A computed fold for a 407-nucleotide RNA from an Anaerolineales bacterium, annotated as Bacterial RNase P class A. Its Rfam family is "Bacterial RNase P class A". About the family: Ribonuclease P (RNase P) is a ubiquitous endoribonuclease, found in archaea, bacteria and eukarya as well as chloroplasts and mitochondria. Gene Ontology terms of the family: ribonuclease P activity, dimeric ribonuclease P complex and tRNA processing. It is annotated as a ribozyme. Its mean pLDDT, the model's own confidence on a scale to 100, is 78.
RNA sequence: ACGGCCGGCCGGGCGACCGCGGACGGCGGGAGCCGUCUGAGGAAAGUCCGCGCUCCCCAGAGCACGACGCCGGGUAACACCCGGGCGGGGUGACCCGCGGAAAGGGCCACAGAAAACGACCGCCUCCCGCCUGAUGGGCGGGCGGUGAGGGUGAAAAGGUGGUGUAAGAGACCACCGGCGUCGGCAGCAAUGCCGGCGGCCAGGCAACCCCCGUCGGGAGCAAGGCCAAGCAGGAGCGAAGUCCGUUCGCGGACGAGGGGCUGCUCGUCCCUUUGAACUCCGGGUAGGCUGCACGAGCGGCGCGGCGACGCGCCGUCGAGAUAGAUGGUCGCCCACGCGCGGCCUUCACCGGCUCCGGCCGGUGAGGCGGCGCCGGACAGAACGCGGCUUACAGGCCGGCCGUGCGU
Numbered sequence: 001a002c003g004g005c006c007g008g009c010c011g012g013g014c015g016a017c018c019g020c021g022g023a024c025g026g027c028g029g030g031a032g033c034c035g036u037c038u039g040a041g042g043a044a045a046g047u048c049c050g051c052g053c054u055c056c057c058c059a060g061a062g063c064a065c066g067a068c069g070c071c072g073g074g075u076a077a078c079a080c081c082c083g084g085g086c087g088g089g090g091u092g093a094c095c096c097g098c099g100g101a102a103a104g105g106g107c108c109a110c111a112g113a114a115a116a117c118g119a120c121c122g123c124c125u126c127c128c129g130c131c132u133g134a135u136g137g138g139c140g141g142g143c144g145g146u147g148a149g150g151g152u153g154a155a156a157a158g159g160u161g162g163u164g165u166a167a168g169a170g171a172c173c174a175c176c177g178g179c180g181u182c183g184g185c186a187g188c189a190a191u192g193c194c195g196g197c198g199g200c201c202a203g204g205c206a207a208c209c210c211c212c213g214u215c216g217g218g219a220g221c222a223a224g225g226c227c228a229a230g231c232a233g234g235a236g237c238g239a240a241g242u243c244c245g246u247u248c249g250c251g252g253a254c255g256a257g258g259g260g261c262u263g264c265u266c267g268u269c270c271c272u273u274u275g276a277a278c279u280c281c282g283g284g285u286a287g288g289c290u291g292c293a294c295g296a297g298c299g300g301c302g303c304g305g306c307g308a309c310g311c312g313c314c315g316u317c318g319a320g321a322u323a324g325a326u327g328g329u330c331g332c333c334c335a336c337g338c339g340c341g342g343c344c345u346u347c348a349c350c351g352g353c354u355c356c357g358g359c360c361g362g363u364g365a366g367g368c369g370g371c372g373c374c375g376g377a378c379a380g381a382a383c384g385c386g387g388c389u390u391a392c393a394g395g396c397c398g399g400c401c402g403u404g405c406g407u
Base pairs, nucleotide, nucleotide: 001403002402003401004400005399006398007397008396009395010394012333013332014331015330016329017328018327020039021038022037023036024035025034026033027032041378045389046388048387049386050385051384052383053220054219055218056217065216066215067214068213069212070084071083072082073081074080085098086097087096088095089094099211100210104209105208106205107204108203120150121149122146123145124144126142127141128140129139130138131137132136158176159175160174161173162172163171177201179198180197181196182195183194184193185192186191224290225289226288227287233281234280235279236278241254242253243252244251245250255273256272257271258270259269260268261267297316298315299314300313301312302311303310304309337373338372339371340370342368343367344366346365347364348363349362350361351360352359353358
């Protein structure tokens, strides 16, 4: 210099004007107005896991169902994180995966004879027929044997060598690989190393059922709690009647009671005169408050730990809408992108010159200034928290790997 791997962080800045939610203060009878402060994210998203919180259910045990799955640790918990183990990929930094296929069932596209009860070609003994140069050989057919060879496939029934055989084969033997088992050593463990023995050898899929182990009650802030208009319901209290009319439902007059104008009297108006006003009650609708912003909080420092993380001290308070506020219009600036033009350098290519050392010109790439245009990715709270996953223009920082060159 080029190419790559991993981790962390940011993800527009400043100002003006208009507008919206919240808190506090002031003014106002009220509606409201004014001022100050404050107002989205790393994912607020998907709602996929795990919790807190709330209500309901609940003797114990089991079944069913679901989730998870190497080992150890972290944590409130986890399907998360850290460290380790094993396997796979990569030259490497590094990345990916994880119980059991030797309990059982099921499945294994295409190709292939056969995908687990493997004879298509080939090879071999024997039998039959034919030919022949005839104890043999060749051709055709048949009963069989054979997993050594060919071919198919992602994968073909341990590998190499030998013994053996008609040809062959773990049929047998040696070594290697792998499996099971027993023991020793190291490790908390997963596991690794070593040795003995065994049978010769075992295909893949468990995100198909299944087996083993661990864990798991249900519903969710529209959870739940409090206050409570109006209407309906229940209860209490409840004054004084008389007369007239009547279609027998009631209506009218006087009187009485209550209220307004009005503090009192008069006057006047309204209501009532038998279930009306008034009072109380529980449940509860609209509506309001709460849950609900001090919490597994955030920042710094120190200590312990390889680390995830834990402990201690100090500091700090950072949205709370409810049909849902957090927006809009401009100006300047910084990235990014595009275009034009300038300078420089090395590299590559082309052309020319040459005293063969190089030089000059052009084009492309790269770097540094200038001018103009354009101009912010994904997205957006709704009880909260820890994770995972997904989306994301552009930029910054740190560590590491490979190749080439220089010292």